[in-house]
């Protein structure tokens, strides 16, 4: 220097264009003589910048950081 590929709560990973979700962790409650397990409830996230669309984490282009292969 080409060429693919991946980017989502703290972590680990889903989401066939229409309400962003599961777990584990956090926080409150609750349970329990205390812990710890357990229940129940909460907060928290689509890398960035355009483009199409009625609407875009999903499509397209670009940037960027990372992985793989060529050179």
């Nucleotide at each position: 220097g080409c060429g693919g590929g991946u980017a989502u709560c703290g972590u680990a990973c889903a989401a066939c264009g229409g309400u962003a979700g599961u777990a584990c962790g956090c926080c409150a409650c609750u349970c329990u003589u205390c812990c710890a397990a357990g229940g129940u409830g909460g907060a928290g996230a689509c890398a960035c910048g355009g483009g199409u669309u009625c609407a875009a984490u999903u499509c397209c282009c670009g940037u960027u950081a990372c992985c793989c292969g060529c050179u």